The RNA shown here (transfer RNA) has 72 nucleotides and comes from a Patescibacteria group bacterium.

RNA sequence: GCUCCCGUAGUUCAACGGAUAGAAUAGGGCUUUGCGGAAGCUCUGAUGACAGUUCAAUUCUGUCCGGGAGCG
Numbered sequence: 001g002c003u004c005c006c007g008u009a010g011u012u013c014a015a016c017g018g019a020u021a022g023a024a025u026a027g028g029g030c031u032u033u034g035c036g037g038a039a040g041c042u043c044u045g046a047u048g049a050c051a052g053u054u055c056a057a058u059u060c061u062g063u064c065c066g067g068g069a070g071c072g
Stems, first nucleotide, its partner, number of pairs: 001071007010025004018055001027043005048064005
């Protein structure tokens, strides 16, 4: 330099182009308990950036950013 893949909560993963972006875990609060890190309830938290297509984009397209693999 060329080709390909990936990027969503602190972390690990979901989401035929359409519902309030869902769950686990972590964190906060409450209950329970002799105490508790166990159990129950509850709260908070995310689509890498900018454009484009579309009535509607996590999803499709382009460029850039970051990570990875292969080739030279």
Annotation
It matches the Rfam family "tRNA". Its family is annotated with triplet codon-amino acid adaptor activity in the Gene Ontology.